[in-house]
Two RNAs folded together computationally: RNase P RNA and transfer RNA, 389 nucleotides in total. The prediction has a mean pLDDT of 77. Rfam match: Bacterial RNase P class A.
């Protein structure tokens, strides 16, 4: 150098111009509010925001529940975590020359399955060939072998049922408050409907379902708090402290220290052009939040490690 | 945004508890019948079971991940 393996980091920065959403403030219109226009100032997507595959927070659902069904975890030891899951060490199996990668409970609790081929396929049954012995013989006993097949007597399959352990259901279009507007009809139901779900039991106790009609709205949930300083003030920036989850380090542990994050649209903003920086930047875009898994992707970078054969 | 379901021949569907070569109808092709066409009769081609892996002796079927498609869920009385 080439080919490859493991781990980690980054996912653009700066300047100029033009925009988008939104907060605050000033001016104008408006009696005022709402709103509209203009100026100034501040904030504004990801490592996967994705798939929705898991788990949790949160919210609602009989002012209780039980069983069945259903779902999930899965080698052993240890650590973290509520849990999913992650990490370290070890074992076995499979792949690779190798660095390394992928997988994993139990078949002496029970049940079930095994096509074709083959004499015989799962409580065995005994066929063929050869040899030895016994028997007059039919044949019997013992030994060896061939063939079929994934598997020939000892097992295989639990990503078949099952055993062991765990699990209520529904999801922010949950749920709460307000506003606007409309039209009722049928059926079921105190002999128990509906309701915590699929079924059964149990509980509760008055409404429920369908068709038709009306509205396509607002706010909360929803994105943290305090102090100092800058900013006339406010929004906000910077610094410090608190709170909260993941991560890192120390510690037997309680805990301590550090780093990082805390954007909030509602038809859905976060963009475009030019120049410079090594430079042809892909996948893709929040929608209640958080953690994990999986998938997609960059002619970006760093560290450690491996290389059979042939050639230079 | 959230939840649920489906994918087999050109089309519509089967395939039992995982088992031999994934089958039917229709479409298409060839031959026959007919003066000719249709109908009818006989024969034939249908296929990466959406894709990629895994479990297993064996996968359309079981498991996982992707791809494509479909359905449902607002509020008021």
């Nucleotide at each position: 150098a080439c080919a490859g393996g493991a781990g980690g980091c980054a996912g653009g920065u700066c300047g100029g111009c033009c925009g988008c959403u939104u907060g605050c403030u000033c001016c104008c219109g408006g009696c005022a509010a709402a709103c509209g226009g203009g100026g100034g100032u501040g904030a504004g997507a990801g490592g996967a925001a994705a798939g929705u595959c898991c788990a949790g927070a949160c919210a609602g659902c009989g002012c209780a529940g039980a069983g069945c069904a259903g779902g999930g975890u899965g080698c052993c030891c240890g650590a973290c975590g509520c849990a999913a899951g992650u990490c370290g060490g070890g074992g076995c199996c499979g792949g690779g020359c190798g660095a390394c990668c992928g997988g994993c409970a139990g078949u002496u609790a029970g049940a079930g399955c095994a096509a074709c081929a083959g004499a015989g396929a799962c409580c065995a049954a005994u066929g063929c060939u050869c040899c030895g012995c016994c028997g007059c013989g039919a044949g019997g006993c013992g030994g060896a072998g061939a063939g079929u097949g994934a598997a020939a007597a000892g097992g295989g399959c639990a990503a078949u049922c099952c055993u062991c352990c765990c699990c209520g259901c529904u999801g922010c279009a949950a749920c709460c408050u307000c506003a606007a507007g409309c039209a009722c009809g049928g059926c079921c139901g105190u002999u128990g409907a509906c309701g915590c779900u699929g079924c059964u039991c149990g509980c509760c106790g008055a409404g429920g379902c369908c068709g038709g009609g009306g509205u396509a709205g607002a706010g909360g949930g929803c994105a943290c708090c305090c102090c100092g300083u800058c900013g006339u003030a406010g929004a906000g920036g910077c610094g410090g402290g608190g709170c909260g989850a993941c991560c890192c380090g120390c510690g037997c542990a309680a805990g301590c220290g550090g780093a990082c994050c805390g954007a909030g649209a509602u038809a859905g903003a976060u963009g475009g052009c030019c120049g410079a920086c090594c430079a042809g930047a892909a996948c893709a875009g929040a929608a209640u939040c958080u953690g994990g898994c999986u998938u997609a992707c960059u002619c970006g970078c760093c560290u450690c490690c491996u290389g059979c054969c042939g050639g230079a | 945004g959230g939840g649920c379901c489906c994918a087999u021949a050109g089309c519509u569907c089967a395939a039992u508890u995982g088992g031999u070569c994934a089958g039917a109808g229709u479409c298409c092709c060839c031959g026959g019948c007919u003066c000719a066409u249709a109908a009818c009769c006989g024969g034939g081609u249908u296929g990466u079971u959406g894709c990629u892996g895994g479990u297993u002796c064996a996968a359309g079927u079981c498991c996982a991940g992707c791809u494509g498609g479909g359905c449902c869920c607002a509020c008021c009385a």